RNA sequence: CUCAUCCAGAGGGGCUGAGGGACACGGCCCGACGACGCCCCGGCAACCACCCCGUGCUCAUUCCGAGUGAGCGGCGGGGCAGGUGCCAAUUCCGGCCCCGCCGCAGGGUGCGACGCGGGGGAAGAUGAG
Numbered sequence: 001c002u003c004a005u006c007c008a009g010a011g012g013g014g015c016u017g018a019g020g021g022a023c024a025c026g027g028c029c030c031g032a033c034g035a036c037g038c039c040c041c042g043g044c045a046a047c048c049a050c051c052c053c054g055u056g057c058u059c060a061u062u063c064c065g066a067g068u069g070a071g072c073g074g075c076g077g078g079g080c081a082g083g084u085g086c087c088a089a090u091u092c093c094g095g096c097c098c099c100g101c102c103g104c105a106g107g108g109u110g111c112g113a114c115g116c117g118g119g120g121g122a123a124g125a126u127g128a129g
Stems, first nucleotide, its partner, number of pairs: 001129006011041005019030003023095001025094003042087003046084003050079006056072006091123001096120006102112003
């Protein structure tokens, strides 16, 4: 840099001692009933690896076909827990854009505060290349 995923899931003990939840920020949470961080044991299962099943294609066997065997590739499902990762709250929510609800206005249409809902981004995190 590119691609994929991010509403699920996951406990204890020890050390330390004041902040922490990525950020310019706004909320809202966690924290001396010890958070965050580090270590040990344990666990979860997103990606890679490995194994199995289904499916597609090619080759061989065959007069043909079915079947069987081998190979290749993608997808789906399952297993495993090897390499990473993860084990408060949706990536905690918003933060930019669009649409709708709602409000003003006689109508068309237009404008728009707060709030709510939906969608798409940005940024971030993780994995693979």

This is a predicted structure of a 129-nucleotide RNA (SAM riboswitch aptamer (S box leader)) from uncultured Micromonospora sp. Its mean pLDDT, the model's own confidence on a scale to 100, is 76. NCBI's taxonomy places the organism under Bacteria, Bacillati, Actinomycetota, Actinomycetes, Micromonospora.